[in-house]
Context: one part of a larger RNA
RNA sequence: CUAUCGUUAAGGAACUCGGCAAAAUGACCCCGUAACUUCGGGAGAAGGGGGGCCUCUGAUGUAAUAAGACUUGCUCUGAAAGCGUUGGUGGCCGCAGAGAACAGGCUCAAGCGACUGUUUACCAAAAACACAGGUCCGUGCUAAAGCGAAAGCUGAUGUAUACGGGCUGACGCCUGCCCAGUGCCGGUAGGUUAAGGAAGGGGGUGCAAGCUCCUGACUGAAGCCCCGGUGAACGGCGGCCGUAACUAUAACGGUCCUAAGGUAGCGAAGUCCCUUGUCGGGUAAGUUCCGACCCGCACGAAUGGCGUAACGACUUGAACACUGUCUCAACGAUGGACUCG
Numbered sequence: 001c002u003a004u005c006g007u008u009a010a011g012g013a014a015c016u017c018g019g020c021a022a023a024a025u026g027a028c029c030c031c032g033u034a035a036c037u038u039c040g041g042g043a044g045a046a047g048g049g050g051g052g053c054c055u056c057u058g059a060u061g062u063a064a065u066a067a068g069a070c071u072u073g074c075u076c077u078g079a080a081a082g083c084g085u086u087g088g089u090g091g092c093c094g095c096a097g098a099g100a101a102c103a104g105g106c107u108c109a110a111g112c113g114a115c116u117g118u119u120u121a122c123c124a125a126a127a128a129c130a131c132a133g134g135u136c137c138g139u140g141c142u143a144a145a146g147c148g149a150a151a152g153c154u155g156a157u158g159u160a161u162a163c164g165g166g167c168u169g170a171c172g173c174c175u176g177c178c179c180a181g182u183g184c185c186g187g188u189a190g191g192u193u194a195a196g197g198a199a200g201g202g203g204g205u206g207c208a209a210g211c212u213c214c215u216g217a218c219u220g221a222a223g224c225c226c227c228g229g230u231g232a233a234c235g236g237c238g239g240c241c242g243u244a245a246c247u248a249u250a251a252c253g254g255u256c257c258u259a260a261g262g263u264a265g266c267g268a269a270g271u272c273c274c275u276u277g278u279c280g281g282g283u284a285a286g287u288u289c290c291g292a293c294c295c296g297c298a299c300g301a302a303u304g305g306c307g308u309a310a311c312g313a314c315u316u317g318a319a320c321a322c323u324g325u326c327u328c329a330a331c332g333a334u335g336g337a338c339u340c341g
Stems, first nucleotide, its partner, number of pairs: 001336008010327002014325001019322001028050004036041001038170001052092003056088007067077003070073001093097001105320001107318005112312002117129002133168007145154003171307004176237003181234002183230005190225003196219002200215006238256005265299001266296001277293005
């Protein structure tokens, strides 16, 4: 120097991307316990206290007990001692009484995901997946769907309270407008449209009947055009100008465009470029954090919106406790390195 440990004055996160690591807490008994809440929880919340041994003493559990009583019974009363449980009194010893080991640190606020679960075997455990619940679509049974040249099988020895597929994701309050485009569903009058059919016309050949080739009005499905419906289908949800008795702003008006111009709720957000926006809080000092504002570059309603108790080896900010993380390093232990062999 290095690995793994132990201890440390004063300070106590000043370390650092970040309390990473370490320290601290710890089992049991008693007291006590907030907001919030889906009334179950939160909760071991938090925060306090106790403990060994000896003496004396109390309560209580445990019996065919000793003994006694009389009404002599499967009767009644009932010690002492023993073995437990649990109090009180006084005292004793040590630094220390759960005397060693094993054995939650805690709190506040916010984001995301309801939850328990699942996952990148070997760099990611999460806010990703799943989930119960919601909703849409398909399916009437030889079901739809799937596997398979097929036979056949799964679905299912099930039958719409069933099965398959898509989206969303507990719960609470809700889920706005647009059907012009695309998709899907429905409709059938008309238009278009293939093979096939085919009146007629023409060519070759033949004496002819005929054979053969070309053309061809008309007839001929689904589909498409067309007419409607449909958003928890794919998706979309404007611009310019003016206007109020300070100013500012614009409830109001005008105009252009559109299928319709973003409703509720939320908002510098895990989404905000400008931006360390502005104001407030916390700090002596805060690009982070929390609460507001709204000028949303570029939130927004099942590619769900906004809340939410409980939960989380999730993410962010703050406080307490605690500490060699640090100021700033020191000493010690056991291995290695090093020297010799």
Overview
Predicted 3D model of a 341-nucleotide part of an RNA (large-subunit ribosomal RNA, domain IV) from a Chloroflexota bacterium. Its Rfam family is "Bacterial large subunit ribosomal RNA". Taxonomically the source falls in Chloroflexota (Bacteria, Bacillati). The coordinates come from a structure-prediction model, not an experiment, and the mean pLDDT is 88. The sequence was found in a public genome assembly.